[in-house]
RNA sequence: UUUUUAUACAGAGGCGCUGAGAGACAGGCUCUAAGACGCGCCGGCAACCACCCGCAACCGCGGGCACGGUGCCAAUUCCUGACCAUAUAAAAA
Numbered sequence: 001u002u003u004u005u006a007u008a009c010a011g012a013g014g015c016g017c018u019g020a021g022a023g024a025c026a027g028g029c030u031c032u033a034a035g036a037c038g039c040g041c042c043g044g045c046a047a048c049c050a051c052c053c054g055c056a057a058c059c060g061c062g063g064g065c066a067c068g069g070u071g072c073c074a075a076u077u078c079c080u081g082a083c084c085a086u087a088u089a090a091a092a093a
Base pairs, nucleotide, nucleotide: 001093002092003091004090005089006088007087008086013042014041015040016039017038021031022030023029025081026080027079028078043073044072045071047070048069049068051064052063053062054061055060077085
């Protein structure tokens, strides 16, 4: 990077640096010099894998954990539309 599968109405702060747009795209509508977005540190949340327990005893399902691998911490993926998409995780190549 590609393919497949699953999920996306819940949850989650502070400080520092920077300084103008940002929310993938279009239209809306929001956030933003009372500093958004981005980056760093600490903290947190708990989606998948991992781990533990139970059920099943093939796939898998439920609960726990936050030590591990990623992920996430404005608004239902903000809404609609297009694309059958965007993002995240797991497996394979």